[in-house]
RNA sequence: AGGGACGGCCGGAGGGCCGCUGACCCGCGAGGGUUGGAGGAACUUCCGGACUCCGAUGAGCGCGACGCCCGUCGAAAGGCGGGGAGGCGGGGACGAGAAGCCCCGUCGACGGAAAGUACCACAGAAAGUUACCGCCCUCAACGUGGGGGUAAGGGUGAAAAGGUGGGGUAAGAGCCCACCGGCGGCGCCGCAAGGCGCCGCGCAUAGGUAAACCCCGUCGGGAGCAAGGCAGUUGGGCGGAGGACGCUGCUCGCGUCAGGUGGAUCAGCUUCGCUGAUCCCACACGGCCGCCCGGUAGCCGCUGAGAGAAAUGGUCCUCGAGCCCGCAAGGGUGGACAGAAUCCGGGGUACAGGCCGUCCCUGAUU
RNA sequence: GGGUGGUUAGCUCAGCGGAAGAGCGUUCGCCUCACACGCGAAAGGCCACAGGUUCGAACCCUGUACCACCCACCA
Numbered sequence: 001a002g003g004g005a006c007g008g009c010c011g012g013a014g015g016g017c018c019g020c021u022g023a024c025c026c027g028c029g030a031g032g033g034u035u036g037g038a039g040g041a042a043c044u045u046c047c048g049g050a051c052u053c054c055g056a057u058g059a060g061c062g063c064g065a066c067g068c069c070c071g072u073c074g075a076a077a078g079g080c081g082g083g084g085a086g087g088c089g090g091g092g093a094c095g096a097g098a099a100g101c102c103c104c105g106u107c108g109a110c111g112g113a114a115a116g117u118a119c120c121a122c123a124g125a126a127a128g129u130u131a132c133c134g135c136c137c138u139c140a141a142c143g144u145g146g147g148g149g150u151a152a153g154g155g156u157g158a159a160a161a162g163g164u165g166g167g168g169u170a171a172g173a174g175c176c177c178a179c180c181g182g183c184g185g186c187g188c189c190g191c192a193a194g195g196c197g198c199c200g201c202g203c204a205u206a207g208g209u210a211a212a213c214c215c216c217g218u219c220g221g222g223a224g225c226a227a228g229g230c231a232g233u234u235g236g237g238c239g240g241a242g243g244a245c246g247c248u249g250c251u252c253g254c255g256u257c258a259g260g261u262g263g264a265u266c267a268g269c270u271u272c273g274c275u276g277a278u279c280c281c282a283c284a285c286g287g288c289c290g291c292c293c294g295g296u297a298g299c300c301g302c303u304g305a306g307a308g309a310a311a312u313g314g315u316c317c318u319c320g321a322g323c324c325c326g327c328a329a330g331g332g333u334g335g336a337c338a339g340a341a342u343c344c345g346g347g348g349u350a351c352a353g354g355c356c357g358u359c360c361c362u363g364a365u366u
Numbered sequence: 367g368g369g370u371g372g373u374u375a376g377c378u379c380a381g382c383g384g385a386a387g388a389g390c391g392u393u394c395g396c397c398u399c400a401c402a403c404g405c406g407a408a409a410g411g412c413c414a415c416a417g418g419u420u421c422g423a424a425c426c427c428u429g430u431a432c433c434a435c436c437c438a439c440c441a
Stems, first nucleotide, its partner, number of pairs: 001362010012319007020037007039337001043348002046346005051224004058252004063220005068083006084110001086107007111215002116213002118209003132154002134150007162180006181203001182201008228300003235293006243257004259285001260283002262280008294440003322333004367437007376390004384421001392408005414430005
């Protein structure tokens, strides 16, 4: 200097004319005037909240979300910073070698797989009590067969009984030893996740998956402005349950309200009836649930944009970063993604061009 | 505006994390004098797209795109 990735910010400026639209004012009216009129994502609807209703509540189960530690911002979701352990890649020293150690880069939705269940196709002997080949021992007796031992070797697989080396053995094996790994205890360091050291245990506690069920911890009632409130028109039919309603999946507790018709008992009175209380079974009238027809669609909720889900524009001039052509003078071009609908906080996604920062690649110079 | 569900062969749809299927349609063959019916066979797939979890994904998770359906009051 060129190219690329990621993150942050900006994402045209001023004016004229003609329009659209909310509010206010003037005008009898037609109309006129003043003033306001999209975004960083208004997109998605993936989270969280405000607000509203479900009459006021509670417990259990179920369901859902989240998940290393510390700090910080925040109402919450979520964000940011630092740390820890781990995976992957590269380099280095030691070492016979594996692993471990040190350094650098990078990645992640990172509680638990020694609570239980489930799954692990094909291949393979075996994927959780498993011997196919091989090795060794033994019996039979011969081109093989039976029994036993063996997880060291071969083979299969994504994954095969802690790893490497040595000793040992009939052959082998933590069978024994050294180092590494693992588990447990103690001590020290750290707020913690964790780390280091010492001691003990040969380690059948046998592998993986929890973005499988599940367990643990924390949290969560449901529905949504087409919520809901006020006003107003018009009513009818069919079916269902059998007290109704209650945090809208289930159960229970508990609470509130239980009208009408009918019957029984009791009481009172104005005595052949009326009123009240208690109880009862029935009716399925009201009320409840579902469906169909019918009717209405105004205001508030609602916002210094704010509705009818409908406006926020067009054109011209000047300027303009940048891009293209040109040796130059100059000329041309010159705006992406997208558009509010109750409001707010985040996540994710889209985005021409420009600026800034970090990193990577290529080339040149020192 | 708010919510619910879906996308697998040309069409309609199945599909326990382990080699992608059915019916209809298409093509070819058989049958028939010929056609239809019938019988047999074949072709046809980026499981919407991208990323992740897993040994392994149509299936599980996340994001994107597209499609469909529902929701006013009298109540």
Two RNAs folded together computationally: RNase P RNA and transfer RNA, 441 nucleotides in total. It holds a member of the Rfam family "Bacterial RNase P class A". Rfam classes the family as a ribozyme.